[in-house]
Context: one part of a larger RNA
RNA sequence: UCUUUGUAAGGGAAUUCGGCAAAUUAGCCACAUGCCUUCGGUAUAUGUGGUCCCUGGACUAUCGAAUUUAUUUUUGGUAAUUUCAGGGUGCAAUUUCUAAGGCGGCCCGACUGUUUAACUAAAACAUAGCCAACUGCUAGUCAGUAAUGAUGUGUAUAGUUGGUGAAGUCUGCCCACUGCCAGUAACUAAAACCACUUUUCAAGGUGGCCAAGGUCUGGUAAAGGGCGGGGAUAACUAUGAUCCUCUUAAGGUAACGAAAUGCCUUGCCGUUUAAUUGACGGCUUGCAUGAAUGGCGUAACGAGGUCGCCACUGUCCCUACAAAGAACCCUCCGAACACACUAUCCCGGUGCAAAAGCCGGGGACUCCAAGUGGGAAGUAAAGACCCCGUUGAACUUUACUGCAGCCUGCUAUUGUGAUCAACUUUAUAAUGUAACAAGGAGCUUCGGCAACAAGGUAGAACUUGUUGUUAUGAAGUUGAUUGCUUAUCUCUAUAUGGGAAACAGUAGUUGGUGGGCAGUUUGGCUGGGGUGGCACCCUGUUGAAAAGGUAUCAACAGGGCCCAAAGGUCAGCUCAGAAGGUUUAGAAAUCCUUCGUAGAGUGUAAGAGCAAAAGCUGGCUUUAUUGUGAUUCACACAAUGCGAAUCGCAAUUACGAAAGUAUGGUCUAACGAUCUCCAAUGUGCUCCUAAAUGGGGCCUUGGAUUGACAGAAAAGUUACCACGGGGAUAACAGAGUUGUCGCUCCUGAGAGUUCAUAUCGACGGAGCGGUUUGCUACAUCGAUGUCGGCUCAUCCUAACCUGGUAGUGCAGCAGCUACCAAAGGUGGGGGUGUUCACCCAUUAAAAGGGUUCGUGAGCUGGGUUCACAACGCUGUGAGGCAGUUGGUAUAAUAUCUGCUUGGAGUGUAUAGUAUCUGCGAGAAAGAUGCAUUUAGUACGAAAGGAACGAUGGGUCGGAGCCACUGGUGUAUCUGUUGUCAAUAUUGGCAUGCAGAGCAGCUACGCUCUCGAGGAUAAAAGCUGAAAGCAUCUAAGCUUGAAACCUCCCUCUAAAAAAGAUACAUUGGCCUCUCAUAAAAGAUGAGUUUGAUAGGCUCGGGGUGUAAUUACGAAGCUCACGCGACGUAGUCAGCCCGCGAGUACUAACGGCUAUUUUGUAUGAAC
Repeated sequence: UCUUUGUAAGGGAAUUCGGCAAAUUAGCCACAUGCCUUCGGUAUAUGUGGUCCCUGGACUAUCGAAUUUAUUUUUGGUAAUUUCAGGGUGCAAUUUCUAAGGCGGCCCGACUGUUUAACUAAAACAUAGCCAACUGCUAGUCAGUAAUGAUGUGUAUAGUUGGUGAAGUCUGCCCACUGCCAGUAACUAAAACCACUUUUCAAGGUGGCCAAGGUCUGGUAAAGGGCGGGGAUAACUAUGAUCCUCUUAAGGUAACGAAAUGCCUUGCCGUUUAAUUGACGGCUUGCAUGAAUGGCGUAACGAGGUCGCCACUGUCCCUACAAAGAACCCUCCGAACACACUAUCCCGGUGCAAAAGCCGGGGACUCCAAGUGGGAAGUAAAGACCCCGUUGAACUUUACUGCAGCCUGCUAUUGUGAUCAACUUUAUAAUGUAACAAGGAGCUUCGGCAACAAGGUAGAACUUGUUGUUAUGAAGUUGAUUGCUUAUCUCUAUAUGGGAAACAGUAGUUGGUGGGCAGUUUGGCUGGGGUGGCACCCUGUUGAAAAGGUAUCAACAGGGCCCAAAGGUCAGCUCAGAAGGUUUAGAAAUCCUUCGUAGAGUGUAAGAGCAAAAGCUGGCUUUAUUGUGAUUCACACAAUGCGAAUCGCAAUUACGAAAGUAUGGUCUAACGAUCUCCAAUGUGCUCCUAAAUGGGGCCUUGGAUUGACAGAAAAGUUACCACGGGGAUAACAGAGUUGUCGCUCCUGAGAGUUCAUAUCGACGGAGCGGUUUGCUACAUCGAUGUCGGCUCAUCCUAACCUGGUAGUGCAGCAGCUACCAAAGGUGGGGGUGUUCACCCAUUAAAAGGGUUCGUGAGCUGGGUUCACAACGCUGUGAGGCAGUUGGUAUAAUAUCUGCUUGGAGUGUAUAGUAUCUGCGAGAAAGAUGCAUUUAGUACGAAAGGAACGAUGGGUCGGAGCCACUGGUGUAUCUGUUGUCAAUAUUGGCAUGCAGAGCAGCUACGCUCUCGAGGAUAAAAGCUGAAAGCAUCUAAGCUUGAAACCUCCCUCUAAAAAAGAUACAUUGGCCUCUCAUAAAAGAUGAGUUUGAUAGGCUCGGGGUGUAAUUACGAAGCUCACGCGACGUAGUCAGCCCGCGAGUACUAACGGCUAUUUUGUAUGAAC
């Protein structure tokens, strides 16, 4: 020091995000019990009293005895309660253990219950109740390929699905959209079928018919969902019952409302507080409440969230002491993580911009130990944030493409009748100002018709035939409805049965529906990404640095056409503008004259170009044609498609007298592969066929398009996420920069009665800083832990206070401005996570900043920023939101270095023992207010009102101490509970609890905490020239501050320049007894010539009167005795880390350096 624990004076939540933690309360009995209420609760509400020991009595039960005719009466014993009375003890009687702190206001959820095993227990889930939908049983739903199975051997009071979430009170408007349900004359709609067609057949084509579905019509919101804007208006103003208007499917009703929802916002008012970003009550213009995605209120309940009050406390002021276990020391055993290398560092600099290793300076003998956690951008984990990947996965949907499932037509299984309708064929009849064909000049109902004649293209009546229409009959085909039973299905009581029935079912096929399921896609650029934009294909100018080329989400502008003339050619003409003149006519209309290098025009941008034109006008025209070569740009230097342009040749034309010009527009933009499809009068080639104007293929040319423009067929979410990578790229911090920010200076318009500069200072200008916010993307993505607080600091000064000065619009007091100065100080609270800001009361003052926005291998974890959940908004949805809200794991034994301490060794020429010097290092050891006095003085008209100096007791800080006061005090003493040792005495256990408390340690206690000198800063001066003056300065001299240096305090011969003095042969050490010392070492005392420790005696101290015995004691008694307790003996007994005395016990034993001299011994010669 840590973990666990005990106790704390005075204060009592001041702590903190928050009473977290701890403390308080606690059992049982009795009394008493509020608001509210669903009348059940709330409730152990809250609050108050009692609780032990001894003695005796009473009631009850039971066993006896005696007695009585019996009921009874009397009496003895036992047991467990209850109760009463008396006596008694202690600080305290549930004495230990055990054992709720309470109350009030809100939010949410009704409740008990369930949940993320291992970070979320909740407001989430569930729930009873309510509502809706499907379903009549061969049901519906679910599982399965199917057989079949579950619901269920249930049957609508049932089952399944969805929503809401007790009870109370309510549940408004909207059916336009999406969905669902029902209907549907007509339209659309596949296969099959029918008709037509390709000369026939077939494939094919066209048309008809036509199911589900769709269109369409209606219904449905406790289906998905939704529920406006503007203007005017009442006799103050304000407001707007009211009116007008636009608009919708309808325009939000009741209720609630700064809310779990309100951005602005700490809304406004009130209550609560000294002070409230909080809480509660109101208001309510509601960014963005709102009615079963339920609205509002609500007793009870809640390990839910939030605020307050009482009690209580070491949470705090402000810490202290104590206990156990670790840590530490000894013995034994003995890992892991980590480790490129070296390693004795510090400061500054440099460097890929944050260095122990580089550069410079400084420091620095070697080693060990205990601590600490500043650094090693320490260890751990190929960053989870961010971006990227033509990497995933999960989820969603009106992404793309499919597949189950469901609906549906047709065919097969599939038979037989009836009726009706339609159609076809046929027979009969009827019909006709009908038509056609043949015959035909007459026919007649006697009326007339027809013909002839005229006219005229034709043609009559009448008869016959054919065609048409209608009715009836027959046959056939198709459709609808319906009957039957033998296929088939089904029920049961299994029969010669009942029911259904050619339906259903099944198989094939057709169309529809189809995130139920599956596979995939969901672009690029980008001062990170997203949002935005297109800088993604082209053109012009600038950038572009005089060849060419050259980037940016650089600057300024354009294109995705237009034109049959706005093309070609030939010819003619000259524009804009100005001046003068001229009817209406004006500045500008048309006309005339003069000037007029382009100041006009050119289809369209800009640049370039252009005057008998490239402009304007007119004539004639189609060269805006076909074929075929080459070149340039595109694309510097290498390669390339498309495209655009240029130069030719050949052909054919246009214009022109001709030379000639013309392959579109004066030049530079105006555009597009493969596959597929289409077209070609291109008289192209080829196959099929006897052949064709048919079909297939090929070649050529052209067209249909990909603008993400060298061209995939393609939507989203991920906070449930994953993998691979990136400091190629963001968020924090650093670095650079400094627009912004902060500060300073210059100038001085003006304000200041006058007067720029006492003070303030516009418009401008010049800088500094690197605390704001940006920009950049340089370092870090095989990880440098992110806001705030706490703790501990250290530095800067642009100085808040204290100190010294100057000016003043300075009388004094109090101020304002400026200069010097960093020694010290700069505090306590309220709400908020806050930094900040605001507020309260103080204060000399409550200064500003840096330090990886100092400090998480130091703490916290309230905020931000995972998984859960809710609200508002948003999205079809999955989901999302620098919106809100509740909840939610913070690793570790320290290798090196640094720092704080304690030791060992060596060196310093020579073995030591002592005493010093002090190079140097450190500190803040002090800082400051008040009062008294000076003095009611100086000053001032008064009001008011100082100072130098002296003194006193404070506050903060520092150092030390324990006589006092207080704390602790698991030494000790005492009381007492439970239990054990049979009982008593006396002990064990829970430090059991409680009362007191020596020593020690401590603060809340006590003591100390002066001043002086030196050299200076700003400033004030003396003398004094340069400069005959003046001048504080140039030479010289004097003052002058809490800052600097010294006196004072602490450390320091390892100060390598390694010091000095004294002593001198004895000294030192281990072991041993120890403490005034102490983690280990060390230090100090002692070691028989001894009081070092223990013991003993005494003193002093703590507790509070021991045991045995005697006596007393309320009473009871069989008079034997029982009896809590009291008194005496007894300031007793017990105890002591203290002191003195006293050797009774233990301090035994061992090792050892240098020099000189002498002696002895041995060896060799």
Large-subunit ribosomal RNA, half B from archaeon UBA583, 1165 nucleotides, folded computationally.
The coordinates come from a structure-prediction model, not an experiment, and the mean pLDDT is 80.
It matches the Rfam family "Archaeal large subunit ribosomal RNA". Rfam 15.1 lists 2,955 matches to the family in 1,139 species.